[in-house]
Context: one part of a larger RNA
RNA sequence: GUCGCAUACGUCGCGUUCAUGAUUCUGACGAAAUGGUUGCUAUUCACCCGUCUUGAAACACGGACCAAGGAGUCUUACAUAUAUGCGAGUAAUAAAGUGGAAAACUUUGUUGCGGAAUGAAGGUGAAUUGGUGUGAUCCCUGCUCUCGGGCAGGGAGCAACACCGGGCGGCUAAAAUACUUGUACGACCAUGAGCAUAUCUGUAGGGACCCGAAAGAUGGUGAACUAUGCCUGAGCAGGAUGAAGCCAGGGGAAACUCUGGUGGAGGUCCGAAGCGAUACUGACGUGCAAAUCGUUCGUCUGACUUGGGUAUAGGGGCGAAAGACUAAUCGAACUAUCUAGUAGCUGGUUCCCUCCGAAGUUUCCCUCAGGAUAGCUGGAAUUCACAUUAGAGUUGCAUCAGGUAAAGCUAAUGAUUAGAGGCCUUUGGGGCAAAAUGCUCCGAACCUAUUCUCAAACUUUAAAUGGGUGCGAAAUGGGACGUUACUUAAUUGAACUCUCAUUCGGAAUCAGAAUUCUUAGUGGGCCAUUUUUGGUAAGCAGAACUGGCGAUGCGGGAUGAACCGGACGUCCGGUUAAGGUGCCAAAUUGCUCGCUCAUGUCGAUACCAGAAAAGGUGUUGGUUCAUUUAGACAGCAGGACGGUGGCCAUGGAAGUCGGAAUCCGCUAAGGAGUGUGUAACAACUCACCUGCCGAAUGAACCAGCCCUGAAAAUGGAUGGCGCUCAAGCGGGCAACCGAAACCGGACCAUUUCGGCACGUGGCUCGGCCGAAAUGAGUAGGAGGGCGUGGGGGUCAGCGGCGAAGUCCUUGGCGUGAGCCUGGAUGGAGCGGCCUCUAGUGCAGAUCUUGGU
Numbered sequence: 001g002u003c004g005c006a007u008a009c010g011u012c013g014c015g016u017u018c019a020u021g022a023u024u025c026u027g028a029c030g031a032a033a034u035g036g037u038u039g040c041u042a043u044u045c046a047c048c049c050g051u052c053u054u055g056a057a058a059c060a061c062g063g064a065c066c067a068a069g070g071a072g073u074c075u076u077a078c079a080u081a082u083a084u085g086c087g088a089g090u091a092a093u094a095a096a097g098u099g100g101a102a103a104a105c106u107u108u109g110u111u112g113c114g115g116a117a118u119g120a121a122g123g124u125g126a127a128u129u130g131g132u133g134u135g136a137u138c139c140c141u142g143c144u145c146u147c148g149g150g151c152a153g154g155g156a157g158c159a160a161c162a163c164c165g166g167g168c169g170g171c172u173a174a175a176a177u178a179c180u181u182g183u184a185c186g187a188c189c190a191u192g193a194g195c196a197u198a199u200c201u202g203u204a205g206g207g208a209c210c211c212g213a214a215a216g217a218u219g220g221u222g223a224a225c226u227a228u229g230c231c232u233g234a235g236c237a238g239g240a241u242g243a244a245g246c247c248a249g250g251g252g253a254a255a256c257u258c259u260g261g262u263g264g265a266g267g268u269c270c271g272a273a274g275c276g277a278u279a280c281u282g283a284c285g286u287g288c289a290a291a292u293c294g295u296u297c298g299u300c301u302g303a304c305u306u307g308g309g310u311a312u313a314g315g316g317g318c319g320a321a322a323g324a325c326u327a328a329u330c331g332a333a334c335u336a337u338c339u340a341g342u343a344g345c346u347g348g349u350u351c352c353c354u355c356c357g358a359a360g361u362u363u364c365c366c367u368c369a370g371g372a373u374a375g376c377u378g379g380a381a382u383u384c385a386c387a388u389u390a391g392a393g394u395u396g397c398a399u400c401a402g403g404u405a406a407a408g409c410u411a412a413u414g415a416u417u418a419g420a421g422g423c424c425u426u427u428g429g430g431g432c433a434a435a436a437u438g439c440u441c442c443g444a445a446c447c448u449a450u451u452c453u454c455a456a457a458c459u460u461u462a463a464a465u466g467g468g469u470g471c472g473a474a475a476u477g478g479g480a481c482g483u484u485a486c487u488u489a490a491u492u493g494a495a496c497u498c499u500c501a502u503u504c505g506g507a508a509u510c511a512g513a514a515u516u517c518u519u520a521g522u523g524g525g526c527c528a529u530u531u532u533u534g535g536u537a538a539g540c541a542g543a544a545c546u547g548g549c550g551a552u553g554c555g556g557g558a559u560g561a562a563c564c565g566g567a568c569g570u571c572c573g574g575u576u577a578a579g580g581u582g583c584c585a586a587a588u589u590g591c592u593c594g595c596u597c598a599u600g601u602c603g604a605u606a607c608c609a610g611a612a613a614a615g616g617u618g619u620u621g622g623u624u625c626a627u628u629u630a631g632a633c634a635g636c637a638g639g640a641c642g643g644u645g646g647c648c649a650u651g652g653a654a655g656u657c658g659g660a661a662u663c664c665g666c667u668a669a670g671g672a673g674u675g676u677g678u679a680a681c682a683a684c685u686c687a688c689c690u691g692c693c694g695a696a697u698g699a700a701c702c703a704g705c706c707c708u709g710a711a712a713a714u715g716g717a718u719g720g721c722g723c724u725c726a727a728g729c730g731g732g733c734a735a736c737c738g739a740a741a742c743c744g745g746a747c748c749a750u751u752u753c754g755g756c757a758c759g760u761g762g763c764u765c766g767g768c769c770g771a772a773a774u775g776a777g778u779a780g781g782a783g784g785g786c787g788u789g790g791g792g793g794u795c796a797g798c799g800g801c802g803a804a805g806u807c808c809u810u811g812g813c814g815u816g817a818g819c820c821u822g823g824a825u826g827g828a829g830c831g832g833c834c835u836c837u838a839g840u841g842c843a844g845a846u847c848u849u850g851g852u
Base pairs, nucleotide, nucleotide: 048063049062050061051060064852065851066850067849068848069847074206075205076204077203078202079201081199082198083197084196085195086194089113090112091111092110093109094108095107096106097105117124118123130164131163132162133161134160137156138155139154140153141152142151143150144149145148166189167188168186169185170183171182173181209348210347212345216338217337218336219335220334221333227312228311229310230309231308232307233306234305235304236302238270239269240268241266245262246261247260248259249258250257251256274299275298276297279295280294282293283292314330316326317325351785352784353783354782355781356780361374363372364371365370375522376521378518379517380516381515382514383513384512391510392509394508395507396471397470398469399468400467406461407459408458413455414454415453418450420448421447422446425445426444427443428442429441430440431439432438475502476501477500478499479498480497482496483495484494486493525549526548527547528546530544531543532542533541534540554565555564556563569747570746571745572744573743574742575741579737580736581735582721583720584719588734590733591732592731593730594729595728603723614708615707616706618705619704620703621702622701623700624699625698626697627696635692636691637690638689639688641665642664643663647659648658671686675684676683748775749774750773751772752771753770754769755768756767786841788838789837790836791835792834793833794832795831797830798829805825806824807823808822811820812819813818
């Protein structure tokens, strides 16, 4: 330490008894209460719905309010499923019969689908219902015991699936006229399952869920507006200018000319009526007016204005031409019809709860605002299963493939830096030389051993992660008289067939598996870590793995689609996560060790919302190298000399313009000189040495915090206040707060499993009892319900002793849609249950109509 026994105590379970409580039933009290309902105030949380969208509170669009109306319908065809009837048939129908006569029934026939396939076709055409494996289920035997369960062995073996064999049709080749053999062909057979009806769902054609074009076609109506022509009528102050012609006078030889008159022409001038319409970009602008008013302006005997008539008509007219005008309509009028035209586009699409729950990817498309296809989803089932079969986004072991990361280049390929050595060979330049194939120097190649740096399209080597396969009964071993056109010299081998033995089982962990049919939505995506391509970069564009958002709330990040924590039934209690604990604001102005001072005032928590290079004798810590009781560093003081005015150069140069060199002596020490200085000297100073002093000192660098670098338009944001031995920055340690997470409990629902006992009353397999797990959700699917109109049945339902409807802060039930009850009003119909049926539910559609 384990086991057994005994005893004591504790805990749990069971039984009995007692007590208390709950539930159920019931009596009394009783009129306001810790109840119900409604309103108001305060606190906390809280952005406006619908919609398209990766994403909406949006400075995206629709939406003032109320009532009524308002959108997946019907039909035909097909498919799956389910139900019902009959079944190798079934259903319809024609005729006849019958009949209580549009029905129903009977007989016969016809037609559809089914009952036989195959072949292009001519055509030919499936009986011997087979075998093996898995296999629900049934039967037999044995053992066991808690008496109807468990275990083991054996037999028969449904459906379905797999494989082998047989048959039919087609094809092909050989052999060969007699069988037969082969075959990547068939929607075939192998004791058949269909037909009809109904319903749900889906698909297609139809207006096809509703509203909506720009267009197109056919036939008509318009020139009362206006455009133009023609016909016939009407109209146009006053003034100015003064053409031709004419007259008179003068001049002249004449032609002719000059002057003065007269005259009254003109797409002439000014200007009223008329007609028009330039400017104020005036007034008005729900107007006087769907084009007007005022002032101003253009023209006004003409291409003038105008009445009436008449002509020209819609791909047509007419046009002094503006695409103007053609009845408030014109880059093709109006009107009716085709027509509910079509729209891959926009908008809208109406009650509730429960369960499940996506996709923005593949391939193809005159495909990129769309479809089909596969994928992902739901639903309906089927075959097995309650324990070790089949299985797994996991691990282990074994084994296999690989050429990414890394590494390598003194390994191959390619790139690439530097010297060193070598001179056989090639080559450029220089020197010696008269020249040489000589000698020598400097290169460039080249060779040798090294060296520096590299590669998506280099590689000897070579991971991690990831991927494939295996880890046993469908296995292993043995036997056989078997079969074979393969194989062998060979009944040799191989494969197949049959048969016997081995006996719980061959890693871990988890956990019910497998199959079929049908099917909506989706097919704009976006974000993050990591990897990665383009790009200067991007909240840029494009990929990969995984996880998220989309479709999702909750706690945290002040704020927030995606970050951190963690996914959600309704409540109660406890504990945590992320993140926090001065106050706002729940929780330590906690403990402890460092750092930091920032007035154009510091800093303060990932994603994240701002900064760099470069600086600092601000301060803190460190590294390396020096100096130092043989007395350093700093301070004060003393010395700082001689050869020598070194040599060269220079007008000059004596330590100090410049150049090269840079020794010796005496010393404690003193540079052929660190600076100031002079024309050159001088003088001062430094290096260096010494005295006083008495213990640390110097230099270079590294890194924390802090500072500089650091400029923008409303005033401004560590979230705010504020905070300084912090409430800042960096560590450590406790406590506490803190979600819908975790734990426990109660209740609700769903799914699965087990049971059919108990039970006063009630309920009755569509039920009751018990156990366990689960509960997010857009598009979408399924199930169960609520409500409305109408038909049938039923309640011998309710109703003038008051139906429906309407109103109400009446009360109650249900998760909810909703329902019941009460009061008031109202004055004649209405409801429950079962069933059938549908023009069956509104907040949105610039929805329609009416009202405010």
About this RNA
The prediction has a mean pLDDT of 80. Large-subunit ribosomal RNA, domain II from Plasmodiophorida sp., 852 nucleotides, folded computationally. Rfam family: Eukaryotic large subunit ribosomal RNA. The family has 88 seed sequences and 107,465 matches in Rfam 15.1. The family is grouped with related families in Rfam's "LSU clan".